[in-house]
Record summary
This is a predicted structure of a 74-nucleotide RNA (transfer RNA) from Sphingomonas mucosissima.
């Protein structure tokens, strides 16, 4: 140079062939329990889904271009 693959919460990841409020653990923070803490149990915060752009009534999804990281051929 050419392929192919990634991107979603602070971190590791689902979102099943577009459709009602984008969701788990695991962290953080309250809160119960405890002389105290840990562990249990409850409960809350935190994502306009890498950008930009296009289809569509409707885009995390589907197309296009760019960027980041990985992997393969030369």
């Nucleotide at each position: 140079a050419g392929g192919g693959g990634u991107g979603u919460a602070g971190c590791u990841c689902a979102g099943c062939u577009g459709g009602u409020u984008a969701g788990a653990g695991c962290g953080u923070c309250g809160g119960u329990c405890u002389c105290c803490a840990a562990a249990a149990c409850c409960g809350a915060a935190g994502g306009c889904c890498c950008u930009c752009g296009g289809u569509u009534c409707g885009a995390a999804u589907c197309c296009g271009a760019g960027c980041u990281c990985c992997c393969c051929u030369g």
It matches the Rfam family "tRNA". Gene Ontology term of the family: triplet codon-amino acid adaptor activity. Rfam classes the family as a transfer RNA.